[in-house]
Molecule: transfer RNA
Organism: uncultured Chthoniobacter sp.
RNA sequence: UUCGUAGCUCAAUGGUAGAGCCCAUGUCUGUAGAACAUGAAGUUACGGGUUCAAGUCCCGUCGAAU
Numbered sequence: 001u002u003c004g005u006a007g008c009u010c011a012a013u014g015g016u017a018g019a020g021c022c023c024a025u026g027u028c029u030g031u032a033g034a035a036c037a038u039g040a041a042g043u044u045a046c047g048g049g050u051u052c053a054a055g056u057c058c059c060g061u062c063g064a065a066u
Stems, first nucleotide, its partner, number of pairs: 001065004007021004015052001023039005045061005
């Protein structure tokens, strides 16, 4: 100086936290896979502040990279 968001990889103008992969269930199939459908999975690293409202802005702490 940059970064920290789902198991992994990443999004998200201060205004309902999402996508892909993975996983579970179902349909299909002689079996499996593929395909399709449905679903689960988040204290947005931690603690404060500003604001009607913070993943986003400000301060501190911790961790990672350079």